[in-house]
This is a predicted structure of a 473-nucleotide part of an RNA (small-subunit ribosomal RNA, 3' major domain) from an uncultured bacterium. Its mean pLDDT, the model's own confidence on a scale to 100, is 80. RNAcentral holds the full RNA, with entries from ENA and SILVA.
Context: one part of a larger RNA
RNA sequence: UGACGGGGGCCCGCACAAGCGGAGGAACAUGUGGUUUAAUUCGAUGAUACGCGAGGAACCUUACCCGGGCUCAAACGCAGGCUGACGGGUCCCGAAAGGGGCCUUUCUUCGGACAUUCUGCGAGGUGCUGCAUGGUUGUCGUCAGCUCGUGCCGUGAGGUGUCGGCUAAGUGCCAUAACGAGCGCAACCCCUGCCCACAGUUGCCAGCAGGUAAAGCUGGGGACUCUGUGGAGACUGCCGGCGCAAGCUGCGAGGAAGGCGGGGAUGACGUCAAAUCAGCACGGCCCUUACGUCCGGGGCGACACACGUGUUACAAUGGCAGGUACAGCGGGAUGCCACGGGGCGACCCGGCGCUGAACCCGAAAACCUGUCUCAGUUCGGAUUGGAGUCUGCAACCCGACUCCAUGAAGCUGGAUUCGCUAGUAAUCGCGCAUCAGCCACGGCGCGGUGAAUACGUUCCCGGGCCUUGUACA
Repeated sequence: UGACGGGGGCCCGCACAAGCGGAGGAACAUGUGGUUUAAUUCGAUGAUACGCGAGGAACCUUACCCGGGCUCAAACGCAGGCUGACGGGUCCCGAAAGGGGCCUUUCUUCGGACAUUCUGCGAGGUGCUGCAUGGUUGUCGUCAGCUCGUGCCGUGAGGUGUCGGCUAAGUGCCAUAACGAGCGCAACCCCUGCCCACAGUUGCCAGCAGGUAAAGCUGGGGACUCUGUGGAGACUGCCGGCGCAAGCUGCGAGGAAGGCGGGGAUGACGUCAAAUCAGCACGGCCCUUACGUCCGGGGCGACACACGUGUUACAAUGGCAGGUACAGCGGGAUGCCACGGGGCGACCCGGCGCUGAACCCGAAAACCUGUCUCAGUUCGGAUUGGAGUCUGCAACCCGACUCCAUGAAGCUGGAUUCGCUAGUAAUCGCGCAUCAGCCACGGCGCGGUGAAUACGUUCCCGGGCCUUGUACA
C1' cells in the first nucleotide's frame, strides 16, 4: 500500500421487512448428471453451467457408431505427360457412393486454346493445447469509482490531490499545499407522453351534395384522427420556508408533463490463468490409402434413477353451450389467402385481391343469457386403441395436427426457495425469427385487463466510503 475480520461508523440495492404471485408435491415438455450403449458426437459446471452454444437433429445438418468405397470431395496456380474431349442421352451391377458399356459431340493460323485424367509442389483435419494467442462474451456492476501531469511532504516503498454538509452519481458547493486534467457519471443518440407549423395517399370524414338494407360507398374536403418531417416545451425557471452555498422541502402556482417525466442503447481501470482453438482467425504439436473425404443405415430421441427451467392442472372469481364487442407490433410472390363449394374436423377443390397505410387482418380474457351444484365431478387432461389430414424422396426407429373411444396422477404441495415497487406484478391473447414440416409449453417482441404493499434499516445477502486490528501478500 492492499486484502481480510462472527471490529466500528455512515450510505445504498426487491437485500431484509410489508405485500402479491410462484417453485419444491402431480402429469407432461425441455436441458443436465448418472446409468446403458456399437455410438448414445462435442463444449458449458457455485453465484457467472443446466428451454445454455442450438433463432428448428426424420435424411441432410452431424462432428459419433456400423458397413461399402475413394486417395483429392472443394479453391488456386505452375511445370511435365496421355487423350479428344467436357457435356447430353441410355443400359447393366449396386443400398447408395461408385464402377462398367453403348450412342452423340470441339475450334485450329497446327504454335496452341479448352477440358478430362496422371505425376510433383501445394491441399484437407469439428484432431490437441482457451494455461501460447487475437477477436468476442459473462461477472462484480450502470456499482462510482480508476488514474495522470506539475507542485508539495517523506531517506524510501509511498502519501497529498482530502474534510464538511449535498447528490442517483468522485454530482455540484464550501473550505483546503495543492492546482489542473483524462477514462468513467451526466449530457449529446433512439422510442414514448402535450402542443404548433408544413404535407394529404393507400389513411381521415366536421360541414356540403349524392347514395344504401348497411357501409367514406361516391363527388368533394384538410377541419379532426393518423402518418412523416421540422419546431416548441421542463430549466428548481417563478413563489413560500430552511440553508453561507450546493441544495432540500411545499395536495404552492402555471403546465400534457416537476425536480433524472418513463423506457432503451451506452458497461471506466481492472478481477475470476472465468468462457470460447467446435463461429472465425492464429503460434506450436499431431494424422496424411487417414485423425482426410463420399455414400447407405443407425445414433445424437436409450431409461431403474437424481437435479434445474417451464407448461397444464387440482376447479364455481370456475367448466361447458349460445350471443355481442374492442388492439398493437410484425410478416407475406415457388408467399399471405378473402369468398364459394365439399368434409364433424385437420384439410381439400375452385378462386378475388395483395409485390401491400389498399388485400390477407375477424384477438382472447371481458360482457349478456342458459346450464352444471362441490363430486375425482360436465374438474383435470396424461396414457393407450382405432380412423385420418398435411409437409416431405422418405414420418418404423423419430414429425405436427384432426376425429372417435379411453380416461391416469392430481383436492394448493415438507424443510427450503424465486420474481416483482406501477401501466409494474398477476392475467389474456397476437406477431416474428429459424423453418419443407416440426417435437415452440422455448426465445424475442406486441398490445388488452390491471392490483396489493413499503412502518422502517435491528437482522440475512451484495456493494461503496471512512476508520481500526493484523497470523496474509